The prediction has a mean pLDDT of 85. Small-subunit ribosomal RNA, 5' domain from an uncultured bacterium, 477 nucleotides, folded computationally.
Context: one part of a larger RNA
RNA sequence: AUCGAACGCUGGCGGCAGGCUUAACACAUGCAAGUCGAACGGGCUUCUUCAGAAGUCUGUGACUUAGCGGGGAAUAACACGAGGGAACAUGCCCGUCUGGUCAAAUUAACUCAUGGGAAACUUGAACUACUACCGGAUACUCCCUUUUGGGGAAAGGGUGACUGCACAAGGAUCGGCCACCGUCUGAUUACCUUGUUGGUGAGGUAACCGCCUACCAUUGCCACGAUCGUGAGCUGGUCUGACAGGAUGAUCACCCUCCCUGGGACUGAUACACGGACCACACUCCUACGGGAGGCUGAAAUGGGGAAUAUAGUACUAUGGGAGCAAGCCUGAUCCAACCUUGCCGCGUGAGUGAUGAACGCCUUAGGGUUGUAAAGCUCUUUUGUCCAGGACUAUAAUGACUGUACCACGAACAAUAAGCCACGGCUAACUUCAGUGCCAACACCCUCGGUAAUACAAAUGGGGCUAGCAUUGCUC
Numbered sequence: 001a002u003c004g005a006a007c008g009c010u011g012g013c014g015g016c017a018g019g020c021u022u023a024a025c026a027c028a029u030g031c032a033a034g035u036c037g038a039a040c041g042g043g044c045u046u047c048u049u050c051a052g053a054a055g056u057c058u059g060u061g062a063c064u065u066a067g068c069g070g071g072g073a074a075u076a077a078c079a080c081g082a083g084g085g086a087a088c089a090u091g092c093c094c095g096u097c098u099g100g101u102c103a104a105a106u107u108a109a110c111u112c113a114u115g116g117g118a119a120a121c122u123u124g125a126a127c128u129a130c131u132a133c134c135g136g137a138u139a140c141u142c143c144c145u146u147u148u149g150g151g152g153a154a155a156g157g158g159u160g161a162c163u164g165c166a167c168a169a170g171g172a173u174c175g176g177c178c179a180c181c182g183u184c185u186g187a188u189u190a191c192c193u194u195g196u197u198g199g200u201g202a203g204g205u206a207a208c209c210g211c212c213u214a215c216c217a218u219u220g221c222c223a224c225g226a227u228c229g230u231g232a233g234c235u236g237g238u239c240u241g242a243c244a245g246g247a248u249g250a251u252c253a254c255c256c257u258c259c260c261u262g263g264g265a266c267u268g269a270u271a272c273a274c275g276g277a278c279c280a281c282a283c284u285c286c287u288a289c290g291g292g293a294g295g296c297u298g299a300a301a302u303g304g305g306g307a308a309u310a311u312a313g314u315a316c317u318a319u320g321g322g323a324g325c326a327a328g329c330c331u332g333a334u335c336c337a338a339c340c341u342u343g344c345c346g347c348g349u350g351a352g353u354g355a356u357g358a359a360c361g362c363c364u365u366a367g368g369g370u371u372g373u374a375a376a377g378c379u380c381u382u383u384u385g386u387c388c389a390g391g392a393c394u395a396u397a398a399u400g401a402c403u404g405u406a407c408c409a410c411g412a413a414c415a416a417u418a419a420g421c422c423a424c425g426g427c428u429a430a431c432u433u434c435a436g437u438g439c440c441a442a443c444a445c446c447c448u449c450g451g452u453a454a455u456a457c458a459a460a461u462g463g464g465g466c467u468a469g470c471a472u473u474g475c476u477c
Base pairs, nucleotide, nucleotide: 001476003474005473006472008470009469012347013346014345015344016343017342018340019339020305025303026302029300031298034063035062036061039060040059041058042057043056044055045054046053047052070258071257072256079183080182081181084178085177088175093171094170096168098166099165101136102135111125112124113123115122116121142151143150144149156163157162185229186228192220197217198216199215200214201213203211233255235253236252237248238247239246240245261280262279263278283294284293285292286291311337313336315334319333320331321330322329350380351379352378353377361370362369363368386412387411390407420466421465422464424462425447426446432460433459436457
């Protein structure tokens, strides 16, 4: 000098920030991811010109849910950082080319079985639609093969404007992969390695590769520290320092990684998927004992741990995201508000005048000195606070959660509503006294102090330092 600090005493206001560093401990409760009727069928309600229309609910379907948000457990590694590389994929977006043809089968919802089951849920029968599913045709600059060859597509909707669908090549973006270099500590860890190192064939992937497999060979790394162990997310940055360096990685941003623990996969452009599915462990809950349900390292909240860290708040107003032609919808992202002296910055707690130098207090050589222009008094001012009135920007034609907030009047009243903490032997700015205590009680970083005259303990007067803070403890330089 610094801090995501804590503890003690004290405490007026505002602005901007920050706020579980410990148990990746367990989690009651509601909320945090939906949207679309302009893809489709049906139920219900209302209206009706009986043709239907409007609204709503549920199911099929489509897109999204791989994002946003949270944590740092693992990880010494192509994880990160900087600069490169070739053997890849890319939904939505952008512009370009071409096409959008023909037909069939099924199924949910609804209905019935007044089905089964405590529940979660689920069985059978009959019926029906689609941008669901499937087959044929056709097609290129497509794919596979090299030859007169083979293969591969589509979906409609809307009054309309228009929008959606399919093949292909390209762009952009976001990713996967490779690798030189750099990235803590221990030798009281010296050898480690069998898919290991290389080759051939087959397989696999979007793609290269022992990625996987069969066979063949036995390599490969290492004192320039392999292997093993302890500890650790990395970086931009942050703190400190004249620099060099040292320490650190909270908030914000990028990347990585995880989402009760372990495992393997499905769907999909992308996951081996926090609020998806399956299996298993541990734990919790419901049960009619047959069986089921769950995952806050989302925002709040709770218990626990701890020296220690906040509200079960408001709104989609702005910004951004999802779906939708749109209106409107969803959004604990986000914008805001509440709490906290946790930090930084700013302001105030009055200004001027005022001596026969009042009084109290303290000291005294008893004369006085000091407190001290300090107070009182007089004259002003009103920052702040109170009252009253007005009242934005943020939004642009409309829409303001914050909010009647910020701000503001040559509006009003009143000095009124507002000072503490530490230290005073030396280091180190600041001293005396006491019928205090008497190696006791205590103080103290260190030197030391205290045993009857203590400037060092306890107190008082005085003065010193900083100031809405001050001091102590702790970490780092």